[in-house]
RNA sequence: CAACCUAUUUGCCACACCUGCUGCGAAGUAGGGCCGGAAAGCCACGGGUCUAUACAGAUAGCCGGGCUGCCACU
Numbered sequence: 001c002a003a004c005c006u007a008u009u010u011g012c013c014a015c016a017c018c019u020g021c022u023g024c025g026a027a028g029u030a031g032g033g034c035c036g037g038a039a040a041g042c043c044a045c046g047g048g049u050c051u052a053u054a055c056a057g058a059u060a061g062c063c064g065g066g067c068u069g070c071c072a073c074u
């Protein structure tokens, strides 16, 4: 570097729920918590779902796509 793979190491994130704060709201954020995740890292480009009187917004742990990262049995 390539292919293959989850065999392996160090670790990483944090569903629901609870509390504080922010927001019209979906929801976000901090702390606790730990269902799960091999990209459950980042991006709202396409679709979906949700919020909203509208402009518009939320969701990347819904799917696709783009970019990036860690390990190394063979």
Base pairs, nucleotide, nucleotide: 012037013036017032018031019030020029021028022027035061041067042066043065045064046063047062048059049058050057051056
The RNA shown here (c-di-GMP-I riboswitch aptamer) has 74 nucleotides and comes from a Methylococcaceae bacterium. Taxonomically the source falls in Methylococcaceae (Bacteria, Pseudomonadati, Gammaproteobacteria, Methylococcales).